[in-house]
Context: one part of a larger RNA
RNA sequence: CCUGCAGUAAGACGGAAAGACCCUAGAUCCUUUACUCUAUUUUUAUAUUGUAAAGCACUAAAUAAAAUAUAGAAUAAGUGGAAGUAUUUAGUACUAAAAAUUGAAAUACCACUUUUUAUUUAAAGUUUUACUAAUUUAUUAAAUUAAAAACCGUAUAAGAAAGGGAGUUUACUUGGGACGAGUACCUCCUAAAAUGUAACGGAGGUGUACAAAGGUGAGUUGCAAGUACUUAUUAUAAUUACUGAAGCGUGUAAUGGCUUAAACUUGCUUGACAAUAAGAUUGAUAAAUCGAGUUGAAACGAAAGUUUGUCAUAGUGAUCCGGUAAUUACGUGUGGAAGUAAUACCGCUUAACAACUAAAAGGAACUCUAGGGAUAACAGAUUCAUCGUGGUUAAGAGUUCUUAUUGAUGCCACGGUUUGAUACCUCGAUGUCGACUCAUCUUAUCCUGAAAUUGAAGCAGAUUUCAAGGGUCUAGUUGUUCGCUAGUUAAAAAGGUACGUGAGUUGGGUUCAGAACGUCGUGAGACAGUUCGGUCCCUAUCUGCUGCAGG
Repeated sequence: CCUGCAGUAAGACGGAAAGACCCUAGAUCCUUUACUCUAUUUUUAUAUUGUAAAGCACUAAAUAAAAUAUAGAAUAAGUGGAAGUAUUUAGUACUAAAAAUUGAAAUACCACUUUUUAUUUAAAGUUUUACUAAUUUAUUAAAUUAAAAACCGUAUAAGAAAGGGAGUUUACUUGGGACGAGUACCUCCUAAAAUGUAACGGAGGUGUACAAAGGUGAGUUGCAAGUACUUAUUAUAAUUACUGAAGCGUGUAAUGGCUUAAACUUGCUUGACAAUAAGAUUGAUAAAUCGAGUUGAAACGAAAGUUUGUCAUAGUGAUCCGGUAAUUACGUGUGGAAGUAAUACCGCUUAACAACUAAAAGGAACUCUAGGGAUAACAGAUUCAUCGUGGUUAAGAGUUCUUAUUGAUGCCACGGUUUGAUACCUCGAUGUCGACUCAUCUUAUCCUGAAAUUGAAGCAGAUUUCAAGGGUCUAGUUGUUCGCUAGUUAAAAAGGUACGUGAGUUGGGUUCAGAACGUCGUGAGACAGUUCGGUCCCUAUCUGCUGCAGG
């Protein structure tokens, strides 16, 4: 070196199971004051549904009766008409007008009306009772008999309650998701001197206001601020002079503008008009913006002219559906109507603002499926803010003296043990804390060894240099690493190795299903809160290593 045998499990990101954690999309089950329905329960009406009686209250009509303040012949309900009325041959009776009383005058007569009472009729209502023939129950082989009874039951219609049940919804962005925040429009920076340009980049604003704060004609402008003076005053305000180019003002954010004004004052007014529009700018589209000119009718101005809202840029919403209008057109044989269309206007925090529906919230650790290393938790990788180590500077401390020792501040490196950041390998699986066992490496050395400096007398120390050969504890408590406590020791060093090591062990903790407490939640359920309980599979093919044998 080759071959074989026996072992061991460090590796083959070993085998097994399209990861159960996490996210994305979906499903299923569960909950409820999510949405929409529904069984069911219930109320009322009608039908099935008939015969009577009584009571009650109400309405309408007819008849009859009644209506007492005082004064006054006297028991005056009220209003109006009225000169006569009733009977009869005549006569007779009643009166009124007049007088007195009274706000109002006659039951002389007629009509109407108010209130009350009584009777009758009619209509529908309601309550109670009775009946039997519908109907129901029991019974009978059947006929029947008994009981209940117009109730119950059933049907239809309209209401109320209704997770008992059903179907569904429950947005997206996101340096994983959740929580938070945002989602449309305007201004600035980022933006790299045309335009445009992203981020959960940095700052702010808008969802209007104004009938003048619009139009036009005329006029004013050293505005803000400062200095000095004067006057009055509690502060403060005003006058005059000088300096002063805009720092003022411009309804409102910011930016850009603006003084022959876009600022301020004032006269007259409604162009904050109707129809049309060449062309240009922006935009994927939809749409948005600017716009000379033409026609009609106007405002202001002496006129030329200016005026299609406001110094400009925010102040907003498609389509469908519905509504309004003294307008116009069509209108199914004809005339109308219903209805439809045109034009103008109105109704959306459709704000998740290119708007899904008229109408919508949650839980799942009992869970499931498709996928994802497009995306988190472990480990690795990158980075090194943080962390650790070293150097440099050297104010200061060290009686004096920067560097025996110590060292603020600033600067420069290194390491890759912390906490992070990133999301690059792995989600058709890389098993996670601690303990046990077995280790191996580094040195930034805890002990042992060798030196230098010392503010090193000695002993004992301090700091630094070399050095990794060997060594580097036992108990109590806790799942603990760590830590604390106790006792030893020469010392009880720091770290790496997938926070070494589960195809080597364990399984106490985390992290399934059961259960409970506290808290949160209406609830299903939830909690880096607690508590009890809770299946750790693999016969070694290859590499590696150990031992033995043969060549």

A computed fold for a 551-nucleotide part of an RNA from Phymatolithon calcareum, annotated as large-subunit ribosomal RNA, domain V.
A source record names the gene rrnL.
Taxonomically the source falls in Phymatolithon (Eukaryota, Corallinophycidae, Hapalidiales, Hapalidiaceae).
RNAcentral holds the full RNA, with entries from ENA.